[in-house]
RNA sequence: GGGCGAGUAGCUCAGCUGGUAGAGCAGAUGACUCUUAAUCAUCGGGUCCACGGUUCGAAUCCGUGCUCGCCCA
Numbered sequence: 001g002g003g004c005g006a007g008u009a010g011c012u013c014a015g016c017u018g019g020u021a022g023a024g025c026a027g028a029u030g031a032c033u034c035u036u037a038a039u040c041a042u043c044g045g046g047u048c049c050a051c052g053g054u055u056c057g058a059a060u061c062c063g064u065g066c067u068c069g070c071c072c073a
Base pairs, nucleotide, nucleotide: 001072002071003070004069005068006067007066010025011024012023013022019056027043028042029041030040031039049065050064051063052062053061
């Protein structure tokens, strides 16, 4: 330098054919318990990597760039 893949909650990851952004774990609160842990219930938590484009509408499609990983040179 070229090719491919990935980037979504604190972490690990879903998100179908463009139509209200989700799960598990973690966290907070409460219940239970002699206490911790475990268990149960409830709740909070998002620049969907950035910018631009298409569209009535974009995490999703298109362009450019950034970061990480793999392969080739």